Overview: A computed fold for a 73-nucleotide RNA from Flavobacterium sp. HSC-61S13, annotated as transfer RNA. Lineage of the source: Bacteria > Flavobacteriia > Flavobacteriales > Flavobacteriaceae > Flavobacterium. The coordinates come from a structure-prediction model, not an experiment, and the mean pLDDT is 82. Rfam family: tRNA.
RNA sequence: GGACUCAUAGCUCAGUUGGUGGAGCAAACGACUGUUAAUCGUUAGGUCUUAGGUUCGAAUCCUAAUGAGUCCG
Repeated sequence: GGACUCAUAGCUCAGUUGGUGGAGCAAACGACUGUUAAUCGUUAGGUCUUAGGUUCGAAUCCUAAUGAGUCCG
């Protein structure tokens, strides 16, 4: 220098054909227990890396940038 893959909640990841976003763990609260832990329930938490474009409508499609990884030279 070139090619490809990835970027979604605090962490690990889903989201398969475009229709206003989810799970597990962690956190807060409650139940249970003499207490803690464990277990169970509830709640909160994300303008989906950034900027444009297409569309009635974009995490999803297109372009560019940034960052990470793999390969080639």